[in-house]
RNA sequence: CUCUUAUUAAGAGCAGGCGGAGGGAAUUAGCCCUAUGAAGCCCGGCAACCAUCGGAAGAACUUUGUUUUGACCGAAACGGUGCUAAAUCUAACAGCAGUUACUGCUGAGAGAUGAGAG
Numbered sequence: 001c002u003c004u005u006a007u008u009a010a011g012a013g014c015a016g017g018c019g020g021a022g023g024g025a026a027u028u029a030g031c032c033c034u035a036u037g038a039a040g041c042c043c044g045g046c047a048a049c050c051a052u053c054g055g056a057a058g059a060a061c062u063u064u065g066u067u068u069u070g071a072c073c074g075a076a077a078c079g080g081u082g083c084u085a086a087a088u089c090u091a092a093c094a095g096c097a098g099u100u101a102c103u104g105c106u107g108a109g110a111g112a113u114g115a116g117a118g
Base pairs, nucleotide, nucleotide: 001118002117003116004115005114006113007112008111013043016042017041018040022033023032024031027092028091029090030089044084045083046082049080050079052075053074054073055072058069059068060067061065088110093107094106095105096104097103098102
């Protein structure tokens, strides 16, 4: 970098420190945050995706077992990641509903994160 798959309305600093002007992925349009201090770094915090531990319907077998596996349930923040304004801030493409402008809903696409594969 590409592919597969799961999740993506919950949660986490309303004076912690350093830092100094931008930030909310990209484009366009909007809307918003920001000198009452942006990004970034440290600290703090949140969260059970992987790993770990306990249980477990079921499944597998030349072995019927103190076997292997296991949806799912729970514990745990010590390990590997991640996250820490607003739904992934909103829209863009398609469909449906409300007669148009517009609004709402569903889906796709794109993105983010984990796990697996190349």
SAM riboswitch aptamer (S box leader) from Fictibacillus norfolkensis, 118 nucleotides, folded computationally.
Its Rfam family is "SAM riboswitch aptamer (S box leader)". Rfam describes the family as follows. The SAM riboswitch is found upstream of a number of genes which code for proteins involved in methionine or cysteine biosynthesis in Gram-positive bacteria.
The model forms 97% of the base pairs in the Rfam consensus.
The coordinates come from a structure-prediction model, not an experiment, and the mean pLDDT is 82.
The organism belongs to Fictibacillus, within Bacteria.
The sequence was found by an Rfam model in a public genome assembly.